This is a predicted structure of an 84-nucleotide RNA (transfer RNA) from a Patescibacteria group bacterium.

RNA sequence: GCCGCGGUGGUGAAACCGGUAAACACGCUAGUUUCAGGGACUAGUGGGAGCAAUCCCUUGAGAGUUCAAGUCUCUCCCGCGGCA
Numbered sequence: 001g002c003c004g005c006g007g008u009g010g011u012g013a014a015a016c017c018g019g020u021a022a023a024c025a026c027g028c029u030a031g032u033u034u035c036a037g038g039g040a041c042u043a044g045u046g047g048g049a050g051c052a053a054u055c056c057c058u059u060g061a062g063a064g065u066u067c068a069a070g071u072c073u074c075u076c077c078c079g080c081g082g083c084a
Base pairs, nucleotide, nucleotide: 001083002082003081004080005079006078007077010026011025012024019067027045028044029043030042031041032040033039046057047056048055049054060076061075062074063073064072
């Protein structure tokens, strides 16, 4: 240099033919149980603003197509593998 695969909450990850994101698990927080810790169980848990109702933002970065993009197209960045 060329080719292929990948980048999604705090972590591992899911999202089917493009249909309005984070299922599930872990972790974390609170509670119950315990002398305590661990374990178990229950509830909550992406970020920001707000007293609240609610609103805004979020899929590596930017642009494009579309009523609608994590998903399709283009450029770039990063990681892994292969070829030279």
Overview: Model confidence (mean pLDDT): 81 of 100. Rfam family: tRNA. Gene Ontology term of the family: triplet codon-amino acid adaptor activity. By type it is a transfer RNA.